[in-house]
């Protein structure tokens, strides 16, 4: 510096135009003499930032910013 491929809940990742979930974690509850283990509940998330297309953008474009990675 050029190319690819990311950036979403507290952590890991889905969703690729019609107002955004899922596992674990985490609260509050059932059990239990009390743990643990099970079971039930509970998500207001500037979808990295900014313009832009478009009745509507996390999904699509341009620029910018960061992470990985491959060329020089």
């Nucleotide at each position: 510096g050029g190319c690819c491929a990311g950036g979403u809940a507290g952590c890991u990742c889905a969703g690729g135009g019609g107002u955004a979930g899922a596992g674990c974690a985490g609260u509050g509850g059932a059990c239990u003499g009390a743990a643990a283990a099970u079971c039930c509940u509970c998500g207001u998330g500037u979808c990295g930032g900014u313009g832009g297309u478009u009745c509507a953008a996390a999904u699509c474009c341009g620029c910018c910013u960061c992470u990985g990675g491959c060329c020089a």

The RNA shown here (transfer RNA) has 72 nucleotides and comes from a Pseudomonadota bacterium. Model confidence (mean pLDDT): 81 of 100. The sequence is in RNAcentral, with records from ENA. Its Rfam family is "tRNA". From the family's description: Transfer RNA (tRNA) molecules are approximately 80 nucleotides in length. Its family is annotated with triplet codon-amino acid adaptor activity in the Gene Ontology. The organism belongs to Pseudomonadota, within Bacteria.